[in-house]
Background: A computed fold for a 65-nucleotide RNA from a marine eukaryotic metagenome, annotated as transfer RNA. Rfam family: tRNA. From the family's description: Transfer RNA (tRNA) molecules are approximately 80 nucleotides in length. It is annotated as a transfer RNA.

RNA sequence: CGGUGGUGUAGCGGUUUAACAUAUCGGCCUGUCACGCCGAAGAUCGUGGGUUCGAAUCCCAUCCG
Numbered sequence: 001c002g003g004u005g006g007u008g009u010a011g012c013g014g015u016u017u018a019a020c021a022u023a024u025c026g027g028c029c030u031g032u033c034a035c036g037c038c039g040a041a042g043a044u045c046g047u048g049g050g051u052u053c054g055a056a057u058c059c060c061a062u063c064c065g
Stems, first nucleotide, its partner, number of pairs: 001065003006022004014053001024040005046062005
């Protein structure tokens, strides 16, 4: 310094909803696959505490790289 869907990354303390890309699955398309289009599922944010009306976000401890 970093740890956030399977992977790679975003995410000024709050509008309702943790977003994007990619992968996966389904549908459309195609003679088939791929591409393309549409949609779906998937992360309680390393762990445990604290502050606060409210924490992925601030503080402390701890684990991992």